[in-house]
RNA sequence: CAAAACGGAAUAGCGCCAGAUCUGUCUUAACAGAUGACGAGGAUGAAGCUUAUCGAAAUAUUCGGCGGAUGGCUUCAGGGACUGCACCCUAUAGGUAAAUUACAAAUCCACUUGCGAAAGUGCUACAAAAGAUUUACCAGCAGAUAGA
Numbered sequence: 001c002a003a004a005a006c007g008g009a010a011u012a013g014c015g016c017c018a019g020a021u022c023u024g025u026c027u028u029a030a031c032a033g034a035u036g037a038c039g040a041g042g043a044u045g046a047a048g049c050u051u052a053u054c055g056a057a058a059u060a061u062u063c064g065g066c067g068g069a070u071g072g073c074u075u076c077a078g079g080g081a082c083u084g085c086a087c088c089c090u091a092u093a094g095g096u097a098a099a100u101u102a103c104a105a106a107u108c109c110a111c112u113u114g115c116g117a118a119a120g121u122g123c124u125a126c127a128a129a130a131g132a133u134u135u136a137c138c139a140g141c142a143g144a145u146a147g148a
Base pairs, nucleotide, nucleotide: 001007014067015066016065017064019063020035021034022033023032024031038055039054040053045076046075047074048073049072050071077090078089079088080087082143083142084141085140094138095137096136097135098134099133100132101131109122110121111120112119113118
């Protein structure tokens, strides 16, 4: 979305809201609403456990709660100079160092909607980690092979 249901589509800073804060009503209560993560990045060989990376903004609620998630760890399996163990890693599968590599989005502002809290749309600027590429260096013990 569909009358319900069957079913379909979309969604991983993703979804939901009973705490909390805010708005409406002269006040209170009640009721009805609003807010409740801004992008970048990340995949699953299997099982289990677990508080799952990076920065931006800010009146610092992006608080708190529930569920989920491509993170991390352990074991098995697998990969890594010929083999085994150790060690490291995960089907782009050994490590270290250096260099190079990026139009981020929201906030702000403008317009629109709403009694309002706020929401929608548009425009401009500004990151970091990761990953990738290149260069250099490193990789224990035992055995085998080749050369000297």
Model confidence (mean pLDDT): 76 of 100. A computed fold for a 148-nucleotide RNA from Enterococcus aquimarinus, annotated as glmS glucosamine-6-phosphate activated ribozyme aptamer. Taxonomically the source falls in Enterococcus (Bacteria, Bacillota, Bacilli, Enterococcaceae). The sequence is in RNAcentral, with records from Rfam and Ribocentre. Its Rfam family is "glmS glucosamine-6-phosphate activated ribozyme aptamer". A reference for the family is Winkler et al. (2004), "Control of gene expression by a natural metabolite-responsive ribozyme", Nature. From the family's description: This entry contains a glucosamine-6-phosphate activated ribozyme that is found in the mRNA for GlmS. GlmS is an enzyme that uses fructose-6-phosphate and glutamine to generate glucosamine-6-phosphate. The ribozyme catalyses self cleavage of the glmS mRNA that is thought to regulate GlmS activity.